[in-house]
Context: one part of a larger RNA
Molecule: small-subunit ribosomal RNA, 3' major domain
Organism: metagenome
């Protein structure tokens, strides 16, 4: 000057506190660990590894095993030589591949060019190593309010100061003082949304009055919704207290909102030799008939346990039949896939429409009406396990997913302990979408319904600030 304290002062943040739901037991879904095995490919390990990289491992992905093959190679450039490669059909394999028989080039400026096959070597090639050689890029403290410069001016000098004081506020945000004046990156604003109104505009959306019609179907109309363009609004602007007459705080009007209106995007300076050489690039090591390349088959899918992280229940604020209402946002031509019709169903068949405000995905679900069940290991629960079926794919044995009948385990609210959430939030219901042939209890968004609690900072965590003491830098 830092850092660091079971020193001190102020302050903050679902950190405690007051709620509310879980979580830890139970079944399983996933993910490490660990043991196993020929592999169980690598990587991530306190918070800041563990439904993470993987927005999807039956083959491909795949890098792992064993086994079969290839040596200028699958992939790039160079050089010389031939011109075909391909495609069918045979045989041998498990395939890669070998072998055979058929049938076969394009472009030219005629130099030669594509492409393709031998043949020499330079070279290809490595998801081998090292993230503690590296760039990129991401996590964390933290969206915490902080981190510096100029140039005065104090000090021999390391450095001060400004950045400290008093108020203030989310905020080194602003005011007031003050040897310090002033700038830079942070904060705020400027972006996107969303909540009000106006105004363009009116098909594919939309219907007040008019006609029609099973139906906004159809004329008709653009008021209204609504869609998407442009505006406008909120600024402590207006009133009062309070305060140093400021800043600013408190309470009030007016308004569709009020003091940053709600949420996103946005992460200074730096910390963790953080994490990643398997996204990519890249130094150096390294391996070269292999650590390279291919090709079937197994393996990431094992299984005495052990943690995280979900779901899905232990019921009657419930479960089963029946009726019946109301969403948002997305997707869709190798696609979504209607009416009909066949199955008990998963679903098949058929084909209209739709490159979509048109037309499908798509009957939203809790809800709400009626009925049963009457406290039970049950009409709860749904695990396993049989046997028949669908589906997609060359191909579901290892190892996929749905249905249908049956089978009906464990659980009766969960120990010390431990996480999430301050409002359209928590809790609860479903709906779409990325990847994807297939294959979510996971991710990522969408809208329904919709609460409690907040005396307060004593104390646990982190964190910002001033000051203090230091045998530490």
């Nucleotide at each position: 000057u830092g850092a660091c304290g079971g020193g001190g002062g102020c302050c903050c943040g679902c950190a405690c506190a007051a709620g509310c739901a879980g979580u830890g037991g139970a079944g399983u879904a996933u993910g490490u660990g660990g043991u196993u095995u020929a592999a169980u490919u690598c990587g991530a390990c306190g918070c800041a590894a563990c439904g993470c990289g993987a927005a999807g491992a039956a083959c491909c992905u795949u890098a792992c095993c064993a086994a079969g093959u290839c040596u200028u190679g699958a992939c790039a450039u160079c050089c010389u030589g031939c011109g075909a490669c391909g495609a069918u059909g045979c045989u041998g394999g498990a395939a890669a591949c070998a072998g055979u028989a058929u049938u076969u080039u394009c472009c030219u400026u005629c130099g030669g060019g594509a492409c393709g096959c031998a043949g020499a070597g330079a070279c290809a090639g490595g998801u081998g190593g090292u993230g503690c050689a590296u760039g990129g890029u991401u996590g964390u403290c933290g969206u915490c309010a902080g981190c510096u410069c100029g140039u005065g001016u104090c000090g021999u000098g390391a450095g001060a100061u400004g950045u400290u004081g008093g108020g203030u506020u989310a905020a080194g945000u602003c005011c007031c003082g003050c040897a310090a004046c002033g700038a830079g990156c942070g904060c705020a604003a400027c972006c996107c949304u969303u909540g009000c109104c106006u105004u363009u505009a009116g098909u594919u959306g939309c219907c007040a009055g008019c006609a029609u019609u099973a139906a906004g179907u159809u004329g008709g109309g653009c008021a209204c919704u609504c869609u998407a363009g442009a505006g406008g609004g909120a600024c402590u602007g207006c009133c009062a207290g309070g305060g140093a007459u400021a800043a600013c705080c408190u309470g009030g009007a007016g308004g569709a909102a009020g003091g940053u209106g709600g949420g996103g995007a946005u992460g200074a300076c730096g910390u963790c030799g953080a994490a990643u050489c398997a996204u990519c690039a890249u130094g150096c090591c390294u391996c070269u008939u292999a650590u390279g390349c291919u090709u079937a088959g197994g393996g990431c899918u094992a299984c005495a346990c052990a943690c995280g992280u979900g779901c899905u229940a232990c019921a009657a604020u419930g479960g089963g039949u029946g009726g019946u209402a109301c969403a948002g946002a997305g997707g869709g031509c190798a696609g979504c896939c209607a009416a009909g019709u066949c199955g008990u169903g998963a679903g098949g068949c058929g084909g209209a429409g739709c490159u979509a405000a048109u037309c499908c995905c798509u009957u939203a679900a809790a809800g709400c009406c009626a009925u049963u069940c009457u406290c039970a290991g049950u009409u709860c629960g749904g695990a396993u396990u049989g046997u028949a079926g669908g589906c997609u794919g060359a191909a579901a044995c290892u190892c996929g997913c749905c249905u249908a009948c049956a089978u009906g385990a464990a659980g009766c609210u969960g120990g010390a302990g431990u996480u999430a959430c301050u409002a359209g939030u928590a809790a609860u219901c479903g709906c779409a979408g990325a990847u994807c042939a297939g294959a979510a209890u996971g991710c990522u968004g969408c809208g329904g319904u919709g609460a409690a609690u907040g005396c307060g900072u004593u104390c646990c965590c982190g964190g910002g600030u001033c000051u203090u003491g230091u045998a530490c830098a």